[in-house]
Context: one part of a larger RNA
RNA sequence: CUGGGCGUAAAGAGCGCGUAGGUGGUCUUACAAGCUAAGGGUGAAAUCCCUGAGCUUAACUUAGGAACUGUUCUUAGAACUGUAAGACUAGAGAAGGUUAGAGGUAGAUGGAAUUCCUGGUGUAGAGGUGAAAUUCGUAGAUAUCAGGAGGAACACCGGUGGCGAAGGCGGUCUACUGGAGCUUUUCUGACACUGAGGCGCGAAAGCAUGGGUAGCAAACAGGAUUAGAUACCCUGGUAGUCCAUGCUGUAAACGAUGGAUACCAGCUGUUUGAUUGAUCGACCGAUCAAGUGGCGCAGCUAACGCGAUGAGUAUCCCGCCUGGGGAGUACGGUCGCAAGACUAAAACUC
Numbered sequence: 001c002u003g004g005g006c007g008u009a010a011a012g013a014g015c016g017c018g019u020a021g022g023u024g025g026u027c028u029u030a031c032a033a034g035c036u037a038a039g040g041g042u043g044a045a046a047u048c049c050c051u052g053a054g055c056u057u058a059a060c061u062u063a064g065g066a067a068c069u070g071u072u073c074u075u076a077g078a079a080c081u082g083u084a085a086g087a088c089u090a091g092a093g094a095a096g097g098u099u100a101g102a103g104g105u106a107g108a109u110g111g112a113a114u115u116c117c118u119g120g121u122g123u124a125g126a127g128g129u130g131a132a133a134u135u136c137g138u139a140g141a142u143a144u145c146a147g148g149a150g151g152a153a154c155a156c157c158g159g160u161g162g163c164g165a166a167g168g169c170g171g172u173c174u175a176c177u178g179g180a181g182c183u184u185u186u187c188u189g190a191c192a193c194u195g196a197g198g199c200g201c202g203a204a205a206g207c208a209u210g211g212g213u214a215g216c217a218a219a220c221a222g223g224a225u226u227a228g229a230u231a232c233c234c235u236g237g238u239a240g241u242c243c244a245u246g247c248u249g250u251a252a253a254c255g256a257u258g259g260a261u262a263c264c265a266g267c268u269g270u271u272u273g274a275u276u277g278a279u280c281g282a283c284c285g286a287u288c289a290a291g292u293g294g295c296g297c298a299g300c301u302a303a304c305g306c307g308a309u310g311a312g313u314a315u316c317c318c319g320c321c322u323g324g325g326g327a328g329u330a331c332g333g334u335c336g337c338a339a340g341a342c343u344a345a346a347a348c349u350c
Stems, first nucleotide, its partner, number of pairs: 003322004007304002012318001014201004021194003025088007033081002035077008049065006091191001092188003095184005103177007110154001115149007125136002162169002206247006215241002220236004258317006266295012299306002323350003332343004
């Protein structure tokens, strides 16, 4: 390389949009590029193979044959692929009706709680811990009542509930806005799938500038613990956490499981919709579709387990793996303000 693989052994890119490319539904006709058959030309010699011959034999040498699986031309064929033309509606999309939702962005607004400030009541403690101490308090704390300020987060509802491609999204209201499901079968008529490069989105931490800062809290300080204690516990506390704009581009970015399509037992919960049975109606029941869970047959799997939400049976496309360490490192390159990210070896060693 061929091959074999990628839930947990090495291996699915964090996620999407999409270019080239690859692949692609049903029917009819034509062409004959791929394809099939027959025939012709060519396919040097040697080598390889077969049958002989020559050195005493063998190796070796040599004669003949076969072969050279290739290529080209002619003729014929038309199932499949392709190409051209035409048609279709089961894929895909559009339109009408309708539904659910923490989907997104911006603005407004609400109550509880913490902290701080002011005032009242009130007096000697309060905090904190395994026990303490640092700490706060007679300049009146803690507790309690009233008023005020400010920031951040939204108890209950709340749910293996919902939405989103992923990251993620949760008080309430308003505006703008993306997507999805169901249904009618009205329209277009394969317009599809995947997607190297490319482009965009992307938790937390971090960076830049400007604001903000209640609580929490890396660093730091102190008190304890301890043999020590650069920790765990306690008292404080700055970046940060919040907002705006820009950058960074990584995570156990996980379902450790790429996307699409078709097929392959059932049972049970739940969410959304449609139709329907019963009913005055709600509740309840049935069927179908789309999600989301628990079991489970066949099948798969090294086992664990997976099992229509597949890790089953197949097809198409992309990404990735190829013993451990060295190493996701060095060097080079690209990107970044930096931190660093991406790409990515070898010597050596077992």

Small-subunit ribosomal RNA, central domain from a metagenome, 350 nucleotides, folded computationally. The full RNA is in RNAcentral, with records from SILVA. The coordinates come from a structure-prediction model, not an experiment, and the mean pLDDT is 87. Rfam family: Bacterial small subunit ribosomal RNA. Rfam links the family to the GO terms structural constituent of ribosome and ribosome.